Small-subunit ribosomal RNA, central domain from a bacterium, 351 nucleotides, folded computationally. Its Rfam family is "Bacterial small subunit ribosomal RNA". Gene Ontology terms of the family: ribosome and structural constituent of ribosome. It was read from a public genome assembly. Model confidence (mean pLDDT): 87 of 100.
[in-house]
Context: one part of a larger RNA
RNA sequence: UUGGGCGUAAAGCGUCUGUAGGCGGCAUAGUAAGUUUGGUGUUAAAGCCCUCGGGCUCAACCUGAGGAAUGCAUCAAAAACUGCUAAGCUAGAGGGCAUUAGGGGCUGAUGGAAUGGUCGGUGUAGGGGUGAAAUCCGUUGAUAUCGACUGGAACACCAAAAGCGAAGGCAUUCAGCUGGGGUGACCCUGACGCUGAGAGACGAAAGCGUGGGUAGCAAAAAGGAUUAGAUACCCUUGUAGUCCACGCCGUAAACGAUGGAUACUAGCUAUUUGAAGUGUCGACCCUUCAAGUGGCGAAGCUAACGCGUUAAGUAUCCCGCCUGGGAAGUACGGCCGCAAGGCUAAAACUC
Repeated sequence: UUGGGCGUAAAGCGUCUGUAGGCGGCAUAGUAAGUUUGGUGUUAAAGCCCUCGGGCUCAACCUGAGGAAUGCAUCAAAAACUGCUAAGCUAGAGGGCAUUAGGGGCUGAUGGAAUGGUCGGUGUAGGGGUGAAAUCCGUUGAUAUCGACUGGAACACCAAAAGCGAAGGCAUUCAGCUGGGGUGACCCUGACGCUGAGAGACGAAAGCGUGGGUAGCAAAAAGGAUUAGAUACCCUUGUAGUCCACGCCGUAAACGAUGGAUACUAGCUAUUUGAAGUGUCGACCCUUCAAGUGGCGAAGCUAACGCGUUAAGUAUCCCGCCUGGGAAGUACGGCCGCAAGGCUAAAACUC
């Protein structure tokens, strides 16, 4: 390479947009590049393969004749398929109109509970903490309780197997700006599509830079315990950080451990959203369709577990990735980064 794979054994890029490339709906006409058929030429000899012979006693070996094979060139023909050209179609895709759900995003404002602090009132000896204690707080009046003020962070109930988003993720309430989706009957464009090497954008937490902010929590640090020891688990404190603005970082069990798109292949049930129909005064219920989100399951698949119209079934297209364990996601080199480090990525050796 052929081939085999990627939920859990090695293996799906964290996610999306998109360049090149690859692949691509229905029907007509043409063309003849691919394709197919036939002819001719060539593909030196030897060799390899096949057939019929010959020579070493056979064979290996040597040798004669013929054939075959592959590629290339050229001529002629065919026109189904692929390509190309021309002119079309509407089932894919997109747009218009109407309607609709939503914690989708950004900005500004806003509310109550709770923790903390300050001040004031009541009040007196404890409080706190633990398995038990102690460090700790408290007669300069704590804890408790009432009132006022202040500050920061997070949003109980609703809340759900629920919703939205490409993923990361998103929840007090209101307003402004803004992205995407669903459904319906028509109208418009007319294959404009799918995927996507490179590339670009976004990307939890932690971390970094500058400037703010800091209530609670809390790496580091300190003390008290525990213990043989205790650089821990428990307790009392507590700084970075957690929060905001701007700029970096670019990684996660970034998980559905399952790439994207399209088509097909029994159902039952729950739930979200929209539409239509029927019954009803209505609420609401029933039926059907579409789009999601779950549970269980036919066939089928799977090593099994399990998956099963949201496929891990049946097929096609495109991309990414895997090839024994360790050394190692390391060294070296390169690129990126302020750094931390990230991306790319071996070998010796060893089992």